The prediction has a mean pLDDT of 80. The RNA shown here (small-subunit ribosomal RNA) has 1485 nucleotides and comes from an uncultured prokaryote. The RNAcentral record of the sequence draws on ENA. Its Rfam family is "Bacterial small subunit ribosomal RNA". Gene Ontology terms of the family: structural constituent of ribosome and ribosome.
RNA sequence: AGAGGUUCAUCCUGGCUCAGGAUGAACGCUAGCGGCAGGCUUAACACAUGCAAGUCGAGGGGUAACGAUAUCUUCGGAUAGGCGACGACCGGCGCACGGGUGAGUAACGCGUAUGCAACCUACCUUCAACAGGGGAAUAGCCCAGGGAAACUUGGAUUAAUGCCCCAUAGUUCACAAGAUUCGCAUGUUUUUUGUGAUAAAGUUCCGGCGGUUGAAGAUGGGCAUGCGUGCCAUUAGAUAGUUGGUAAGGUAACGGCUUACCAAGUCUACGAUGGCUACGGGGUCUUAAAGGAUGGUCCCGCACACUGGUACUGAGACACGGACCAGACUCCUACGGGAGGCAGCAGUGAGGAAUAUUGGUCAAUGGACGCAAGUCUGAACCAGCCAUGCCGCGUGAAGGAAGAAGGUGUUCUGCAUCGUAAACUUCUUUUAUAUGGGAAUAAUAAGAGCUACGUGUAGUUAUAUGCCUGUACCAUGAGAAUAAGCAUCGGCUAACUCCGUGCCAGCAGCCGCGGUAAUACGGAGGAUGCGAGCGUUAUCCGGAUUUUAUUAGGUUUAAAGGGUGUGUAGGCUGUUGGAGUAAGUCAGUGGUGAAAUCUUUCGGUUUAACCGGGAAACUGCCAUUGAUACUGUUUACUUGAAGUAUAAGUUGAGGCAGGCGGAAUGUGUAAUGUAGCGGUGAAAUGCAUAGAUAUUACACAGAACACCAAUUGCGAAGGCAGCUUGCUAAACUUCAACUGACGCUGAUUCACGAAAGCGUGGGGAGCGAACAGGAUUAGAUACCCUGGUAGUCCACGCCGUAAACGAUGCUCACUGGUUGUUGGCGCUAUAUUGUCAGCGACUGAGGGAAACCAUUAAGUGAGCCACCUGGGGAGUACGUCGGCAACGAUGAAACUCAAAGGAAUUGACGGGGGCCCGCACAAGCGGUGGAACAUGUGGUUUAAUUCGAUGAUACGCGAGGAACCUUACCUGGGCUUAUGUAGUGUGCAUGAGUGGGAAACCAUUUUUUCUCUUCGGAGACUUAUUACAAGGUGCUGCAUGGCUGUCGUCAGCUCGUGCCGUGAGGUGUCGGGUUAAGUCCCAUAACGAGCGCAACCCCUAUUCUUAGUUGCCAGCGGGUCAUGCCGGGGACUCUAAGGAGACUGCCAGCGUAAGCUGUGAGGAAGGUGGGGAUGACGUCAAGUCAGCACGGCCCUUACGUCCAGGGCUACACACGUGCUACAAUGGCCAGUACAAAGGGCAGCUACAUGGUGACAUGAUGCUAAUCUCUAAAGCUGGUCUCAGUUCGGAUCGGAGUCUGCAACUCGACUCCGUGAAGCUGGAAUCGCUAGUAAUCGCGUAUCAGCAAUGACGCGGUGAAUACGUUCCCGGGUCUUGUACACACCGCCCGUCAAGCCAUGGAAGCCGGGGGUACCUGAAGUCUGCCGCAAGGAGGGAGCCGUCUAGGGUAAAACUGAUGACUGGGGCUAAGUCGUAACAAGGUAA
Repeated sequence: AGAGGUUCAUCCUGGCUCAGGAUGAACGCUAGCGGCAGGCUUAACACAUGCAAGUCGAGGGGUAACGAUAUCUUCGGAUAGGCGACGACCGGCGCACGGGUGAGUAACGCGUAUGCAACCUACCUUCAACAGGGGAAUAGCCCAGGGAAACUUGGAUUAAUGCCCCAUAGUUCACAAGAUUCGCAUGUUUUUUGUGAUAAAGUUCCGGCGGUUGAAGAUGGGCAUGCGUGCCAUUAGAUAGUUGGUAAGGUAACGGCUUACCAAGUCUACGAUGGCUACGGGGUCUUAAAGGAUGGUCCCGCACACUGGUACUGAGACACGGACCAGACUCCUACGGGAGGCAGCAGUGAGGAAUAUUGGUCAAUGGACGCAAGUCUGAACCAGCCAUGCCGCGUGAAGGAAGAAGGUGUUCUGCAUCGUAAACUUCUUUUAUAUGGGAAUAAUAAGAGCUACGUGUAGUUAUAUGCCUGUACCAUGAGAAUAAGCAUCGGCUAACUCCGUGCCAGCAGCCGCGGUAAUACGGAGGAUGCGAGCGUUAUCCGGAUUUUAUUAGGUUUAAAGGGUGUGUAGGCUGUUGGAGUAAGUCAGUGGUGAAAUCUUUCGGUUUAACCGGGAAACUGCCAUUGAUACUGUUUACUUGAAGUAUAAGUUGAGGCAGGCGGAAUGUGUAAUGUAGCGGUGAAAUGCAUAGAUAUUACACAGAACACCAAUUGCGAAGGCAGCUUGCUAAACUUCAACUGACGCUGAUUCACGAAAGCGUGGGGAGCGAACAGGAUUAGAUACCCUGGUAGUCCACGCCGUAAACGAUGCUCACUGGUUGUUGGCGCUAUAUUGUCAGCGACUGAGGGAAACCAUUAAGUGAGCCACCUGGGGAGUACGUCGGCAACGAUGAAACUCAAAGGAAUUGACGGGGGCCCGCACAAGCGGUGGAACAUGUGGUUUAAUUCGAUGAUACGCGAGGAACCUUACCUGGGCUUAUGUAGUGUGCAUGAGUGGGAAACCAUUUUUUCUCUUCGGAGACUUAUUACAAGGUGCUGCAUGGCUGUCGUCAGCUCGUGCCGUGAGGUGUCGGGUUAAGUCCCAUAACGAGCGCAACCCCUAUUCUUAGUUGCCAGCGGGUCAUGCCGGGGACUCUAAGGAGACUGCCAGCGUAAGCUGUGAGGAAGGUGGGGAUGACGUCAAGUCAGCACGGCCCUUACGUCCAGGGCUACACACGUGCUACAAUGGCCAGUACAAAGGGCAGCUACAUGGUGACAUGAUGCUAAUCUCUAAAGCUGGUCUCAGUUCGGAUCGGAGUCUGCAACUCGACUCCGUGAAGCUGGAAUCGCUAGUAAUCGCGUAUCAGCAAUGACGCGGUGAAUACGUUCCCGGGUCUUGUACACACCGCCCGUCAAGCCAUGGAAGCCGGGGGUACCUGAAGUCUGCCGCAAGGAGGGAGCCGUCUAGGGUAAAACUGAUGACUGGGGCUAAGUCGUAACAAGGUAA
């Protein structure tokens, strides 16, 4: 100090989450020691038991227990308060401290600073004075009673430092009078005089200790005041002793503290009253600080003591371990009555996630009492329990590589890692353990001795005193011996692999992991972090200056400017002087700010934590002195940002009221006129022969004001538009006079405020919610059409809201330009130029997340107001206020999500736009879809019909050959290794035969190797066996390689450097032209480059050169019936090598150029000549694990392998691709001509013969430019004559041929016979732009044969049409919108149905706290009365009254829980209905 996460990516806004620190903690796992701290946060719940406040005999009467002593004794004991002591009692002091808790309390309770001239203070200190005399009781003890007990009654007697009386007394108190000091005042100080009132206690060792009065101090308290000290305004009014006064009472003291009387005040928006919550502070945690949170331990203050009330005693209490009363609860009881109060220390139960021993000692410190010894002290000091925290130590150290074994991993027998780790060697001994020694904390007091001074103090000496404790510590011994875990390892966040699991089990702080290769689940190995701890949970601060912003935020579009003005309170306020003042401000000084804590320094524990000494700090408050710039206050000024008058003008849809006008529309009347009108995408409803629409004339009605008209003007906003009159408001300009800061803003208030809506009364032409009808549609409660009511209009009154928008509050100042325009002024002037007030556009600086804003700021500053703080829930609920209502204003929470959002970017998409291209459409030709057949697919069937391919981009596809084989499938029968390598054995075997069998195979018989040889052996083959390889067409194409399809042979896809942008990204690649093309040119913040395009390659079209065999034959010769048949030849064709040729090169026109145009020239070919090969970055998780390869998983007497048979060929049906046809441009018959490219030895076969034929037999040539397989359409002639035919050939019957081990399932072909459907094909749809379509045949691969009509090639014949780009489809590019990015096959809304959750309303029902009124009213204080005794003071019993806790009654208010039913809301992979929004979202929202 930051990080994660909204997006495909980016920058913002904004919330959520994490890393840190902390805790009186708890839980999980683990655990060696010590030091120091801490330890019921919950039930202020209830408490058994013990202890926590007593002491004094030097106050008293005394003697219950104990002891000593003495005497007596029956030896049991008795007697003696005379002694040590002392229960109970009288008396004194204490018990108001110490200890606990935090319920109440929002308060002078606390904190801080003051005041008391309005007060008290026992014990202590100092000073002064004093203590004389007397009296009456009472407890105890004793006697007698009552009661279960607690306790209590009566009688007699008695003491005191108990009580009372008298005396004495002052600087005490009260009253009266006088003088005096001080103070702002009430007052007060000092003093004089007089009158009146009040004291005392003894004891003694004779030193004292006590007692009384007064004064002062100290200590402790009481009261008052300023300031500070939570939340809620959905709490706005509260208050009758209330506020003040007078008088009295009361108190230690002031005071409505109380009472009577008088007055009507007092508090409150600077938050009264009410409600909720809460002890406050020093401090503690966190933080850079400011702050925020908190108030446990320790210290200070307060409050409380079972709940509520009350007083008594006392110096002090309204009293934790006192009293009385009431209540609740518990206990005892003899039922009549009694007892009790752990929020003291331990402890128990309960509650709870959770918090300790019924310990020791008064040794120290402190307290009470006492002369003291001493007693008491659960205060305190110690110990025990607990890793609850902080701190420290240890669990060993050094060496040691065979890098051991073992685990794990692996690319696999090699390596990596655990790992110098271990073993092993050497060393050390903290700690634990054993033995031994062994502190400090102790100073006194006391009594004893001594000394000094002088009679009781001071000093000194020795003695005595330790809970913890035989503890800390020290020494010695042995021995590595006694001691390591927890969490994590996807990112944030340090640390990675294997196995298991398979959206399961599970994890998770956020994002998110898991659906068969999980670094995220579980285990393992390893690693990382911390370490006697480690994690988790909870809570607080931080991060969060980006999240409440004082330091230090925002509001055009992200949340956020009030709809507008007026103006109250408040806030802020011009200039220059002067004179004060000193409130704010600043400085000095003084006081205070307790201690502890924090900081710092020094010191003590071996160190540290911890503890101690010193310093600093405590940023605060108060007082005082000074300064006077600024603010405030006072006074002056004019330049203003203010205002006013006079004067001169100007402007405008500013407002209100009245009058007038024309056009249009509708209606009425009259007329002309005839069949339609109207309306729509198309129609229909509607109107019309009773005369519409149309046209003409006249009349009436209501509403709105065309053109002018504009980026215009006016107004505060809403808003304002025909013309004109009246009234009225405003703004601006010019001249400058006056006032003299009079100003700005503005919570609450008040006024205005579109449309719709409401009330009353009018009006009603057009338009037109609702409604009706007609259409559209699957539906159409809509869009469209025909009608049409409220309403729209007027008057008056409400409502008070709008995307009331510039989504931009008002005012002022300052900061560059260009340009247009409105209204003025100035200038001779309509130039130019200037100036004031507006309304616009563009562009700088600057700002902004960007878009954009930019003198009309969203810039730079000042002032004031309003508003915001994640999305949803929700502008909802409840409450309150307003309203006739509708509704408006104010305005939450539970719950839920990790986003929601803004701007911009790149894509994709659009029933957005522009440009361009393509057999995309159009123009044509021929098909498909109808028939039969072939073939593939789906479906169905089956034991099996093996598998894959499925929109385009599957379907004559893998398959370029399923009868067996293939074959993967099924049925049945077998084998356990088919096959390979190596070793060994064997020569049985193989072969031949027999039996079983469908075969494989099983069983069995018989015979017996081969080649070479250096004779040792070697090799081949067969079989057996062993070992090692196995094998799988099993799964995953969503783990992959390779290959392929498609967009698409479309023109695109990128990079380097530079530049622009915060960035994603852009530019380049856009623009203007051009092209088949991102082809080229021009322009240009781009300049270049790469992959694509083109070219380079092959075939083809022309020609040349070279070469002529198997090809060719013009000329020469020979020969044949005839044939390049022969000799020859290279001319030609051809063959096959190499060249040439075409480049917009030339011409003309257009153009800057690129290039285009031309029936141009030339040329075989002309603008890429034609065709092929060639397929950019990428897309579709496209296809293929069954072609091959390959990771992982699975099977192993089987999912491997062998064999036979069957199946892949099934068949109600549906689809795709083809073939043949339906005929005369034809069929049939006869004759006749011309190819190219291929193939051929288990082959092609001439020729001959036989057969109608398929073919057979014989025979020849050819390993091929040699031999061979080879055309058809065409042409010539004939016939058929429009028919289901001489078309068509399916199907079926018969007979054959060929291949093959074998044609039954299931081959092809031939011949004879049979002769089905079909007469040109619905909606729809496919191909093709020239040697193309169409048509005709030929060949090849596969192959024994063939289901080939398929596929791939070859040549022959050989068209038609293209105006053109509106439309369909696909593509490219630019632009635009977007809520899409899995990218429109996208996203997404609402009802209904289901489950869960929280919540509102609700007849009611059940509580709670507080207040009011009335009744009742204990104890107790106070007053009064009565009355007993006495000389009096005084005391006791009782009664009445006042106040009051509590109880009861009543009516309201507030608040909580619950409630049949009901309302909406939220959440939830695959429910229903539609399709509202996002693109012009298909009716813009």